A computed fold for a 552-nucleotide part of an RNA from a metagenome, annotated as small-subunit ribosomal RNA, 5' domain. The full RNA is in RNAcentral, with records from SILVA. Model confidence (mean pLDDT): 84 of 100.

Context: one part of a larger RNA
């Protein structure tokens, strides 16, 4: 000098953009932070519409309340399907293929997505809800009966897809792979919504049917995203020098999506280490980020990419994908509720709350926009995110007027008592109007999308429905009447801190008098202190300035 996720002390006007528990991975009230879908399914607890009965009121059309029924506009619970494994914290824990790079996978799996090929026949039994009923204080639970389905179970079909056995071709690290064929064997399924009756049937129109979207079952190819393997890099201690028995390897058997001591039986005795093995300390790692001219040190907040974690230790289930932050077991530790028999809970999600700290925000608004899950959509849901609120924390831009103005006023201060200085500084004159207050008027962009309508084109037996494009019209902004613009008025409301012996830019007087005190280092103060306190003066920066801490 530069830099901080700073913190402190004096002072503080406004705006933009950013940052905000570096300490206790301490314990947590309360709210919210994962749903959706009725176009998968039975239904019917609320609403709505319809209708009936009564009753009150009535302008005699009706309205209002109770009550049934009924509908499926819509929906609590419930079966089922997709999400809940993203996204959002946090850094405890790890010296590791954990991260970074660069290969390998001939050892692999991939759900929604795209492309593509074949199929979607035909049966059946069933459980929730839902009724009866019984136990508990609750949390919850045990019997009986009834039912649906893209929930479950058989059957029938199967090929260039899978398995296993053979036979040919080719490569080959000899172990096997690569394509080609022959026989065998296992293994599927579901429907749903809108439309239309041109073709059959019963016929106000419907059934099959047909047509349009969207789903299912098996393949194959790709996106994509994930696991595993290997080079090499990746703090400190040798006052750690030996370590090690699933260790090291082979051989089966088993496991895995998958290659492996991955696990298990039996053999062989190996396996790592001074190029630091093992042990102990610390610590997530990277892109960076901060300094330097660079080499190089320093660091790992914000943002981004990887990883571990989710009271704490362990396991597993479901699933494409978890051994699962707001799932399930089981044990420990706290904390709550209990009728004492048993229950219930995890904020290292937003916000708030106690603790600990020098230190660190609001129990705010909204999905209007990105991005996400469910839904055919409309549309719900979202403390991701978008904004708003708090803090000079930081960076960056603006302000606190501008020009004139000498009787150099009036007062401090200083004098060598003549002056000098503060000083064009003030008053005073004319002037502006940034930024903040006030008073009025105009006003965006962030909107893309949805719904309805008229028209094209495509699909089709169709002029239907449905899917695209045009075109008109409705609707949708939380910040917010924000940001900008423009009028009135008004100098009004907006300057501090630090230093002045040298280094170091800035001198005088007074006070004190080796005291009180100051200091970064030299060093000041013991009666004329430019070094302590005070004042006028004056230096340096300015909404800051110091100090302290910690990096180069």
């Nucleotide at each position: 000098g530069a830099a901080c996720g700073a913190a402190c002390g004096c002072u503080g006007g406004c705006g933009g953009c950013g940052u905000g528990c570096u300490u206790a991975a301490g314990a947590c009230a309360u709210g919210c932070a994962a749903g959706u879908c009725g176009a998968a399914c039975g239904g019917a607890a609320a609403g709505g519409c319809u209708c009936c009965u009564u009753a009150a009121c009535u302008u005699c059309g009706g309205u209002u309340a109770a009550g049934g029924a009924g509908u499926a506009c819509u929906c609590g619970a419930g079966u089922g399907g997709c999400g809940c494994a993203c996204g959002g914290g946090u850094g405890a824990g790890u010296a590791a293929c954990g991260c970074g790079u660069g290969g390998g996978u001939a050892a692999u799996c991939u759900g929604c997505c795209c492309u593509u090929u074949c199929g979607u026949c035909g049966g059946g039994g069933a459980c929730a809800a839902c009724u009866c009923u019984g136990g508990g204080a609750a949390a919850c639970u045990g019997g009986a009966g009834c039912u649906a389905a893209u929930a479950c179970c058989g059957g029938a079909u199967a090929a260039g897809a899978c398995c296993a056995c053979g036979g040919g071709a080719u490569c080959u690290u000899c172990g096997g792979g690569u394509c080609c064929u022959g026989c065998g064997g296992a293994a599927a399924a579901a429907g749903g919504u809108g439309g239309c009756c041109u073709c059959u049937c019963c016929u106000u129109g419907g059934a099959a049917g047909c047509u349009a979207c969207u789903g299912c079952g098996a393949g194959a190819g790709g996106a994509u995203g994930a696991g595993c393997c290997c080079g090499c890099g990746u703090u400190u201690g040798a006052u750690u020098a030996g370590c090690u028995u699933g260790u090291u390897g082979g051989u089966g058997g088993g496991g895995u999506a998958a290659c492996g001591g991955c696990u298990c039986a039996c053999c062989a005795a190996g396996g790592c280490g001074a190029c630091g093995a093992u042990c102990a300390a610390u610590a997530g790692c990277u892109g960076g980020u901060c300094u330097g001219a660079g080499a190089g040190g320093a660091u790992g907040a914000u943002c981004a990419g990887c990883c571990a974690c989710a009271c704490u230790g362990g396991a597993a289930c479901u699933g494409a994908g978890a051994c699962a932050c707001g799932g399930u077991c089981c044990a420990g530790a706290c904390u709550c509720c209990u009728a004492c028999g048993g229950g219930a809970g995890g904020c290292a999600g937003c916000a708030g709350u106690c603790g600990g700290g020098a230190a660190u925000u609001u129990u705010g608004g909204g999905c209007a926009a990105u991005g996400g899950g469910c839904g055919a959509a409309a549309g719900c849901c979202u403390g991701a995110c978008c904004c708003a609120g708090c803090a000079a924390c930081g960076c960056c831009g603006c302000g606190u007027g501008a020009g004139g103005g000498a009787u150099g006023a009036a007062g401090g201060c200083c004098u060598u008592c003549g002056g000098g200085u503060c000083g064009u500084a003030a008053a005073c004159c004319u002037c502006u109007g940034u930024c903040g207050a006030g008073a009025g008027g105009g006003a965006a962009g962030a909107a893309u999308g949805u719904u309805g309508g008229u028209c094209g084109a495509g699909c089709u037996a169709a002029u239907a429905c449905c899917u695209c494009g045009a075109u008109c019209a409705g609707c949708u902004g939380a910040c917010g009447g924000u940001a900008c613009c423009u009028c009135c008025a008004a100098a009004g409301g907006a300057a501090g801190c630090a230093c002045c012996g040298g280094c170091u830019a800035a001198c005088u007087c007074c006070g004190u008098g080796c005291c009180a005190g100051c200091a970064g280092c030299c060093g000041c103060g013991g009666u004329a202190a430019u070094a302590c306190g005070g004042a006028g003066g004056g230096u340096g920066c300015a909404a800051g300035c110091g100090u302290u801490g910690u990096u180069c």